[in-house]
Predicted 3D model of a 585-nucleotide part of an RNA (large-subunit ribosomal RNA, domain I) from a Bacteroidota bacterium. NCBI's taxonomy places the organism under Bacteria, Pseudomonadati, Bacteroidota. It was read from a public genome assembly. Its mean pLDDT, the model's own confidence on a scale to 100, is 85.

Context: one part of a larger RNA
RNA sequence: GGCAGACGGUGGAUGCCUUGGCGCUGAGAGGCGACGAAGGACGUGGUUAGCUGCGAUAAGCUUCGGGGAGCCGCUAAACAGGCUUUGAUCCGGAGAUCUCCGAAUGGGGCAACCCGGCCGCGGUAAUACGCGGUCAUCCCGCUUUCGGGUGGGAGGCGAACCCGGGGAACUGAAACAUCUCAGUACCCGGAGGAAAAGAAAUCAAACGAGAUUCCCUCAGUAGCGGCGAGCGAACGGGGAAGAGCCCAAACCCCGCACUCACUUGGGUGCAUGGAGCCCGGCUUCGGGUUCGGUGCGCCGAAGUGAGUGCGGGGGGUUGUGGGACCCUCCAUGAGCAAACAGGACGGCUAGCGGAAGGAUCUGGAACGAUCCCCCAAAGAGGGUGAUAGGCCCGUAGGCGAAAGCCGGCCGGUUUGCGGAGGGGAUCCCGAGUACCGCGGGGCACGUGGAACCCCGUGGGAAUCAGGGUGGACCAUCAUCCAAGGCUAAAUACUACUCAGCGACCGAUAGUGAACCAGUACCGUGAGGGAAAGGUGAAAAGUACCCCGGUGAGGGGAGUGAAACAGUACCUGAAACCGUUUGCCU
Numbered sequence: 001g002g003c004a005g006a007c008g009g010u011g012g013a014u015g016c017c018u019u020g021g022c023g024c025u026g027a028g029a030g031g032c033g034a035c036g037a038a039g040g041a042c043g044u045g046g047u048u049a050g051c052u053g054c055g056a057u058a059a060g061c062u063u064c065g066g067g068g069a070g071c072c073g074c075u076a077a078a079c080a081g082g083c084u085u086u087g088a089u090c091c092g093g094a095g096a097u098c099u100c101c102g103a104a105u106g107g108g109g110c111a112a113c114c115c116g117g118c119c120g121c122g123g124u125a126a127u128a129c130g131c132g133g134u135c136a137u138c139c140c141g142c143u144u145u146c147g148g149g150u151g152g153g154a155g156g157c158g159a160a161c162c163c164g165g166g167g168a169a170c171u172g173a174a175a176c177a178u179c180u181c182a183g184u185a186c187c188c189g190g191a192g193g194a195a196a197a198g199a200a201a202u203c204a205a206a207c208g209a210g211a212u213u214c215c216c217u218c219a220g221u222a223g224c225g226g227c228g229a230g231c232g233a234a235c236g237g238g239g240a241a242g243a244g245c246c247c248a249a250a251c252c253c254c255g256c257a258c259u260c261a262c263u264u265g266g267g268u269g270c271a272u273g274g275a276g277c278c279c280g281g282c283u284u285c286g287g288g289u290u291c292g293g294u295g296c297g298c299c300g301a302a303g304u305g306a307g308u309g310c311g312g313g314g315g316g317u318u319g320u321g322g323g324a325c326c327c328u329c330c331a332u333g334a335g336c337a338a339a340c341a342g343g344a345c346g347g348c349u350a351g352c353g354g355a356a357g358g359a360u361c362u363g364g365a366a367c368g369a370u371c372c373c374c375c376a377a378a379g380a381g382g383g384u385g386a387u388a389g390g391c392c393c394g395u396a397g398g399c400g401a402a403a404g405c406c407g408g409c410c411g412g413u414u415u416g417c418g419g420a421g422g423g424g425a426u427c428c429c430g431a432g433u434a435c436c437g438c439g440g441g442g443c444a445c446g447u448g449g450a451a452c453c454c455c456g457u458g459g460g461a462a463u464c465a466g467g468g469u470g471g472a473c474c475a476u477c478a479u480c481c482a483a484g485g486c487u488a489a490a491u492a493c494u495a496c497u498c499a500g501c502g503a504c505c506g507a508u509a510g511u512g513a514a515c516c517a518g519u520a521c522c523g524u525g526a527g528g529g530a531a532a533g534g535u536g537a538a539a540a541g542u543a544c545c546c547c548g549g550u551g552a553g554g555g556g557a558g559u560g561a562a563a564c565a566g567u568a569c570c571u572g573a574a575a576c577c578g579u580u581u582g583c584c585u
Base pairs, nucleotide, nucleotide: 001584002583003582004581005580006579007578008577009576015570016534017533020505021504022502023501024500025499026498027497028496029494030493031157032156039101040100041099042055043054044053046079047078049075050074051073061095062094063093064092065091066090070083071082072081106115107114108113116135117134118133119132120131121130122129137154138153139152140151141150142149143148161192162190163189164188165187166186172179176226202209203208213240214239215238216237217236223231224230244486245485246484247430251314252313253312254311255310256309257308258307259306260305261304262303263302264301266299267298268297269296270295271294272293274291275290276289277288278287279286280285319464321429322428323427324426325423326422327421328420329419335417336416337415338414339413340412342410343409345407346406347405348404349403351399352398357372358371359370360369361368373390374389375379381393382392383391435459436458437457438456439455440454441453442452445471466481467480468479469478470477521528522527541569544556545555546554547553
């Protein structure tokens, strides 16, 4: 040194366990916020580092219920001091308080800080200072002396689901450009508990259907496609659910504005002629002024009528065309809906009650074994010193709310909605719209024979003898009424609450996180991101003695069933390192 055996050290695999995860089901809830959110900073305990709770009223305050003997949260024991059958701690409902930052909103700012105005109160001799309230911006309504005032709303956050506006690339095509990935990811706006869509200018096919949405099918079919990769319907059928309505216009009424016509009365300009007065001049007259008249024109007022426009009310809502209009009939309060307050009922937010076992043996311990019993609308599950229907918590079945919330029902109040027939002359039936050219986009459909829908741009109709569609286009035929709006349910999702389940994981697994984890740590930052569970039934966590540095560690003693269970603690594999024995060299 090697091999083999025995005994150790190291190490933390394995087994067992589970407080944590993962997935799903059924219900609930589906929002919070200027009444200051989400999320934080800083405080707050007699002693207090962290977590939790709470907010200068600070592990709490008030009140109403529950509950019934202990309590002053956890790591985490202790000391000190308290509370409690006059019902504490604890649980639930309602309320009070709630620093500072944060949409953050008086102004500023490097978040948790700095500095103000006004009003009121305290304080001071007076300032100062302190406390309370208030003061951002935008939108809408009303108002306005046009400076503003006043009332209402918004803003921000949130897991997914939804709608809209924008919108990639890697990739695939075995390269790559059309194409694909994909209208995906991502960004922005908006909303709700769902959203969106929705009551045919739809389909169909010579028969007919009858809003929308979702599922199954049709069907990987018809098609589209560098006819490559690939994309991919519809009709029809079967189900879930089921619900239909309101405007615009014609016409009528009212109000306002404007225009025109007429009437009435007023003001004023020009021209004309008449009367009175004054001046010049001197009779032929000229100038000034006042009054009433005529002609032409202008201004503004009132009234009547007509027209146009706007606003309000009635009317009206359809495709076997409907309505206005004219005529006739029926109803005037039966029905439907919403909101509000109320009532009983049901549910949620604390809880209450809830059957039935003993002995012997083994053992540290009985939940085991044996013997004899019992309950069961309860033999789900968990705990208890091993495996418990009858020990504990529970379970089945039953009961319960002062207060708050939810639900359907009942009656009530208010508000809103709410008919039929005939006639066919006239009027109305959604305009820069339909449609067309050009350029694009969406439709399974890549420009194709490309209909249909939408956008840009340039042109640009008709009103029922009207207009759209039926995949170029035309005719015939059929079908449907665009250019306004609303609409439950069936459908999607789950951050959150409750109940439950699993041929899901069991600490390198399962969440990144079973443990004080989005922590420590890394990064300027965006961001990245761990490791780390287990004594024992119970701390009974080793009094006392010895060695040692008043150590570390160990040896006795003691506890315990066990200490090779001693906190570096269940089990304790292997690599690796030793001690000892044998053999070999």